[in-house]
């Protein structure tokens, strides 16, 4: 310098909080699309899925 373990009951998966599953990570895993040389613009979605609370959006009733 390079590559492997462990360090992991830790930490992370595009905005909250919890429960279970999955994945993925030692300074990394992670920081969402479209469009542009840039800059400017425009979109979806509280999830990694799945159930739940909150919040936000529409639509309907009282």
């Nucleotide at each position: 310098u390079a590559u492997u373990c462990u360090u992991a009951c830790g930490g992370g998966g595009a905005u909250g909080g919890a429960g279970u599953c999955c994945c993925c990570c030692a300074a990394a895993a992670c920081c969402g699309c479209c469009c542009u040389u840039g800059c400017a613009g425009g979109c979806u979605g509280a999830u990694g899925a799945c159930u739940c609370c909150u919040g936000c959006c529409g639509c309907g009733c009282c």
Annotation
Predicted 3D model of a 62-nucleotide RNA (Fluoride riboswitch aptamer (crcB RNA motif)) from an Alphaproteobacteria bacterium. The coordinates come from a structure-prediction model, not an experiment, and the mean pLDDT is 79. It matches the Rfam family "Fluoride riboswitch aptamer (crcB RNA motif)". The family has 289 seed sequences and 2,293 matches in Rfam 15.1. The literature on the family includes a 2012 paper in Science by Baker et al., "Widespread genetic switches and toxicity resistance proteins for fluoride".